[in-house]
Context: one part of a larger RNA
RNA sequence: UGACGGGGACCCGCACAAGCGGUGGAGCAUGUGGUUUAAUUCGACGCAACGCGAAGAACCUUACCGGGGUUUGACAUCCCGAUGCCAGCCCUAGAAAUAGGGUCUUCCCUUCGGGGACAUCGGGACAGGUGCUGCAUGGCUGUCGUCAGCUCGUGUCGUGAGAUGUUGGGUUAAGUCCCGCAACGAGCGCAACCCUUGCCUCUAGUUGCCAGCGGAUCAUGCCGGGCACUCUAGAGGGACUGCCCCGGCUGACGGGGAGGAAGGUGGGGAUGACGUCAAGUCCUCAUGGCCCUUACGCCCCGGGCUACACACGUGCUACAAUGGCCAGUACAAAGGGUUGCAAUGCCGCGAGGUGGAGCCAAUCCCAUAAAACUGGUCUCAGUUCGGAUUGGGGUCUGCAACUCGACUCCAUGAAGUCGGAAUCGCUAGUAAUCGCGAAUCAGCAGGUCGCGGUGAAUACGUUCCCGGGUCUUGUACA
Repeated sequence: UGACGGGGACCCGCACAAGCGGUGGAGCAUGUGGUUUAAUUCGACGCAACGCGAAGAACCUUACCGGGGUUUGACAUCCCGAUGCCAGCCCUAGAAAUAGGGUCUUCCCUUCGGGGACAUCGGGACAGGUGCUGCAUGGCUGUCGUCAGCUCGUGUCGUGAGAUGUUGGGUUAAGUCCCGCAACGAGCGCAACCCUUGCCUCUAGUUGCCAGCGGAUCAUGCCGGGCACUCUAGAGGGACUGCCCCGGCUGACGGGGAGGAAGGUGGGGAUGACGUCAAGUCCUCAUGGCCCUUACGCCCCGGGCUACACACGUGCUACAAUGGCCAGUACAAAGGGUUGCAAUGCCGCGAGGUGGAGCCAAUCCCAUAAAACUGGUCUCAGUUCGGAUUGGGGUCUGCAACUCGACUCCAUGAAGUCGGAAUCGCUAGUAAUCGCGAAUCAGCAGGUCGCGGUGAAUACGUUCCCGGGUCUUGUACA
């Protein structure tokens, strides 16, 4: 100087408390451990591994296993030699890769000796490796932590390590600001500048509107017409403790109030200091070293990654009446669409099929939002709850759904009556609850990332648990 303390003081955070909903019990989905296996590829392991890499394992992917093949190689560059082909198509063998045969069969210059380009074959350099080392590395990322800290120059103090500044008194979300002070300044962080959302104005109107007029219809912005309103998307305004009162040191600031769509960082996002964990990644990529080189490379078919006495994590669906079922009636936002999205119509109980209007999309489509509301029914029952499991029939994608897809219909109807010890999330348009969309993608979403609808309860307080910050104290630790 740090680190640590079941030392002290002060302060903060859904840290506790106060509340609401869960997990832990059930069934299923998914990841992991274990076990099994020819293989169940590899990595990730307290927080910070375990719906994680994987935004999509039937083949492919694929790195694993079995078998069949191959050796200048699936891919790149160069050299030497040979040939003029190779590819495509057809036949044969084969599971395919591939092998054999047939067909097809280059270009430019030329002194006709040859040279060049391209392709193939042979040879040689080399390629190739998701092989090892993340404890050799770059890059990227997680974490403490959006925490308020981490440092420097000069000066001063100290023999020195170092201190001071950065401590102190207030204050703040903040090393934020004020005051004081052997310090005076400065940098990286904080804040602001950026995006979005909330109010208004202007500009612009192939979306919106009978708002005012006219026309048409059973009806509808449907048409003429108009940009006023809504909206869209560009520019600007607006919030700064600016104003008033009180407290305070006349300060920083705090409390209350007015006005205002909005207050005192308005809400949300992006943004992550010096560093820590030899944290994670050599399987994104790059890369040192080591290793393989008729194989640890490469091609193909099939299998596996989907196994199952069991254990754990994360979810979904429930156990019902604030509910289930039936009928009717409303109201979104944000997205996607031309190898695509696909209306109306017709067929099918349905998944879907048929057909193809329109749309490169504020113009058409995906697309009925659902919870909600109104009416009816069920009457506490393992039930009209719950839907696992299984049998059968189908649909769609795809070369192909046996291992191993999703969906639909009929039948079947399991466990489950609110969950031990323990444990998680959340402070407001939040929790809870309801549906919708997108990426990936041929197909496949209970996951992920977004979007809106309905919409709470509680916070006395900081003694305690956890994590963190500042000062101080002890130390046989560094």

Predicted 3D model of a 478-nucleotide part of an RNA (small-subunit ribosomal RNA, 3' major domain) from an uncultured Latescibacterota bacterium.
Rfam family: Bacterial small subunit ribosomal RNA. Its family is annotated with ribosome and structural constituent of ribosome in the Gene Ontology. Clan: SSU clan.
The full RNA is in RNAcentral, with records from Greengenes.
The prediction has a mean pLDDT of 85.